[in-house]
RNA sequence: GCGCUUGUAGUCUAGUGGUAGUACUUCGGCCUUCCAAGCCGAAAACCCGGGUCCGAAUCCCGGCGAGCGCA
Numbered sequence: 001g002c003g004c005u006u007g008u009a010g011u012c013u014a015g016u017g018g019u020a021g022u023a024c025u026u027c028g029g030c031c032u033u034c035c036a037a038g039c040c041g042a043a044a045a046c047c048c049g050g051g052u053c054c055g056a057a058u059c060c061c062g063g064c065g066a067g068c069g070c071a
Base pairs, nucleotide, nucleotide: 001070002069003068004067005066006065007064010024011023013021018054025043026042027041028040029039030038047063048062049061050060051059
């Protein structure tokens, strides 16, 4: 230099163009003499810019980061 894969709550991860989910974590409540466990509830995310579309996390282009391969 070229090619491929990838980027989603604090962490891990799902999401085939139509409400952003799960688990852990955090907070509140219930329970308990207290704590832990358990139960209920809540908060918290789509890497950046542009395009297509009625509608984009998803499709397209560019950039940035990470990983792998070729030279």